[in-house]
Context: one part of a larger RNA
Molecule: small-subunit ribosomal RNA, central domain
Organism: metagenome
RNA sequence: UUGGGUUUAAAGGGUCCGUAGGCGGCCUUGUAAGUCAGUGGUGAAAUCUCCCGGCUCAACCGGGAAAUGGCCAUUGAUACUGCAGGGCUUGAAUUAUUGGGAAGUAACUAGAAUAUGUAGUGUAGCGGUGAAAUGCUUAGAUAUUACAUGGAAUACCGAUUGCGAAGGCAGGUUACUAUCAAUAUAUUGACGCUGAUGGACGAAAGCGUGGGUAGCGAACAGGAUUAGAUACCCUGGUAGUCCACGCCGUAAACGAUGGAUACUAGCUGUUCGGGGCAACCUGAGUGGCUAAGCGAAAGUGAUAAGUAUCCCACCUGGGGAGUAAGUUCGCAAGAAUGAAACUC
Numbered sequence: 001u002u003g004g005g006u007u008u009a010a011a012g013g014g015u016c017c018g019u020a021g022g023c024g025g026c027c028u029u030g031u032a033a034g035u036c037a038g039u040g041g042u043g044a045a046a047u048c049u050c051c052c053g054g055c056u057c058a059a060c061c062g063g064g065a066a067a068u069g070g071c072c073a074u075u076g077a078u079a080c081u082g083c084a085g086g087g088c089u090u091g092a093a094u095u096a097u098u099g100g101g102a103a104g105u106a107a108c109u110a111g112a113a114u115a116u117g118u119a120g121u122g123u124a125g126c127g128g129u130g131a132a133a134u135g136c137u138u139a140g141a142u143a144u145u146a147c148a149u150g151g152a153a154u155a156c157c158g159a160u161u162g163c164g165a166a167g168g169c170a171g172g173u174u175a176c177u178a179u180c181a182a183u184a185u186a187u188u189g190a191c192g193c194u195g196a197u198g199g200a201c202g203a204a205a206g207c208g209u210g211g212g213u214a215g216c217g218a219a220c221a222g223g224a225u226u227a228g229a230u231a232c233c234c235u236g237g238u239a240g241u242c243c244a245c246g247c248c249g250u251a252a253a254c255g256a257u258g259g260a261u262a263c264u265a266g267c268u269g270u271u272c273g274g275g276g277c278a279a280c281c282u283g284a285g286u287g288g289c290u291a292a293g294c295g296a297a298a299g300u301g302a303u304a305a306g307u308a309u310c311c312c313a314c315c316u317g318g319g320g321a322g323u324a325a326g327u328u329c330g331c332a333a334g335a336a337u338g339a340a341a342c343u344c
């Protein structure tokens, strides 16, 4: 490289958009580039293969055939692909109507709780643990009542619930924005799928500038435990967690399962639509169990890991190593790309 693979053995890119490229619905006309057939030319000789012959054999030599995978020209064929023209509606999109949701952004706002402050009541403890101590407290704590301030998070509802491309999203209201589904068959008429390079988004932690800081809490300090205890437990507590703007670009970014389309027995929950008096039927999701099949098995099984097609990404023994060097990006932390010697 080919082949074979990618849930768990190595292997699906974190997600989407999209350029080039690859691939692409039904009917019809033309063309004949690909494709197929015929004919002609060319494809030097030597070599190679086969047959025959010459040196006593062989190597070697001579003759003939085949081969030379191919290329060119020409004459035809037209199923498929391409190209050009015409048409279609089922793919795709648009429109109308009816609905759905913790989808996003911004502003305003609510109650419970923790904390703090002030004032009242009240008196000796509180707190914490396996047990304690550090800590707080007669300068009146803890407890309790009233008022005030401030920050963060939203009990119940709440659910294999819902929405979103993924990350993710949960008190309420409003404004703006996006999206999905069903129904109608009204409109366009293949406008589609995938997508190297590229772009955008992307948890937490971390970084920069400026705010904010109730609770929690890396680091740090103290108290315990212990042989020791740079821990687990306790008392404190700074960054951080929150907001605005700008970086970072990684996660077990997981369904460890790329996207699209079609097909292949059933049973049973549930969400949102449509139809039906009802029984029930039907569309799009989301769960459980299973048939065939698949699978090394676990399992999977119309939400496939089944049967097929198209496109992309990735894998090729373990360690060395996601390291070194180079390059790109970044304020930095670091990220991306990514070997070899050697060794088993």
Base pairs, nucleotide, nucleotide: 003316004315005314006313007298008297012312014201015200016199017198021194022193023192025088026087027086028085029084030083031082033081034080035077036076037075038074039073040072041071042070049065050064051063052062053061054060091191092188093187094186095184096183097182098181099180100179103177104176105175106174107173108172109171110154115149116148117147118146119145120144121143125136126135162169163168206247207246208245209244210243211242215241216240220236221235222234223233258311259310260309261308262307263306266289267288268287269286270285271284272283273282274281275280293300294299317344318343319342326337327336328335329334